[in-house]
RNA sequence: GUCCCUGUAGCGCAAUAGAUCGUGCGUUGGAUUUUUAAUCCAAAGGUCGUGGUUUCGAAUCCCACCUGAGAUA
Repeated sequence: GUCCCUGUAGCGCAAUAGAUCGUGCGUUGGAUUUUUAAUCCAAAGGUCGUGGUUUCGAAUCCCACCUGAGAUA
């Protein structure tokens, strides 16, 4: 240089054919318990890597760039 993949909550990952982004762990509050732990319930927490394009509508399509990892010379 060329090619392929990756980026979504504090962390690990979903969301396959475009229609208000979710699970687990963690955090906070509550219930239970003499207390802790465990268990149960609830809540908070996302400008979906950045900027554009297409579309009535984009995490999703398309383009460029950036980050990380890999293949090849």
Record summary: This is a predicted structure of a 73-nucleotide RNA (transfer RNA) from Trichonephila clavata. It matches the Rfam family "tRNA". It is annotated as a transfer RNA. Gene Ontology term of the family: triplet codon-amino acid adaptor activity.